[in-house]
RNA sequence: CGUCGAGUUCGACGUCACGCAACUGACGUCGGAGCCGGGGAACCAGUCUUGUGGGGUGAAUCUCCCAUUUCCGGCCAGUACGUCUGGUCGAGUUGGGGGUAGGGCAGGUCGUGCCCGAAUCCGUCAGCUCACCCGGUAGGCGUACACGA
Numbered sequence: 001c002g003u004c005g006a007g008u009u010c011g012a013c014g015u016c017a018c019g020c021a022a023c024u025g026a027c028g029u030c031g032g033a034g035c036c037g038g039g040g041a042a043c044c045a046g047u048c049u050u051g052u053g054g055g056g057u058g059a060a061u062c063u064c065c066c067a068u069u070u071c072c073g074g075c076c077a078g079u080a081c082g083u084c085u086g087g088u089c090g091a092g093u094u095g096g097g098g099g100u101a102g103g104g105c106a107g108g109u110c111g112u113g114c115c116c117g118a119a120u121c122c123g124u125c126a127g128c129u130c131a132c133c134c135g136g137u138a139g140g141c142g143u144a145c146a147c148g149a
Base pairs, nucleotide, nucleotide: 001142002141003140004139008033009032010031011030012029013028014027015026016025017024034137035136036135037134038133039132044127053125054122055121056120057119062099063098064097065096066095067094069092070091072090073089074088075087076086077085078084102116103115104114105113109149110148111147112146
């Protein structure tokens, strides 16, 4: 400087650093502005609540294949008849791979190309929602800014 993202900015006080001092910088506490998120009537929506719960942030949903595993369930076979072993199907666990709703790479559009398609929080509880109430303001990546119109 650029990029994903709400994640920017201002002031007061204090501490530290440099210094004679002023200025400046860093950190901490508090308070604003801006941006973001949650809760929360009527009306509307909804017909369930008890569950294999439900819900939030986020683009990150849904699905297929392979392997693995479970003192799970069904079926079949063997059996010394103890309920043990094997096979198969289903459901779940874990790992790997493919596709995909959706998202990013410029202020917008079109085309081509590249990339992501995670993670986590609440704790039995929340639809929308005026007033009102509460919280966040991080973290990560790149050295060239994907290209053309």

Annotation:
Predicted 3D model of a 149-nucleotide RNA (c-di-AMP riboswitch aptamer (ydaO/yuaA leader)) from Nocardioides sp. Rfam family: c-di-AMP riboswitch aptamer (ydaO/yuaA leader). Its family is annotated with cyclic-di-AMP binding and regulation of gene expression in the Gene Ontology. Rfam's curators write: This family represents a conserved RNA structure found upstream of the ydaO and yuaA genes in Bacillus subtilis and related genes in other bacteria. It was read from a public genome assembly, where an Rfam model found it. Its mean pLDDT, the model's own confidence on a scale to 100, is 79. Lineage of the source: Bacteria > Bacillati > Actinomycetota > Nocardioidaceae > Nocardioides.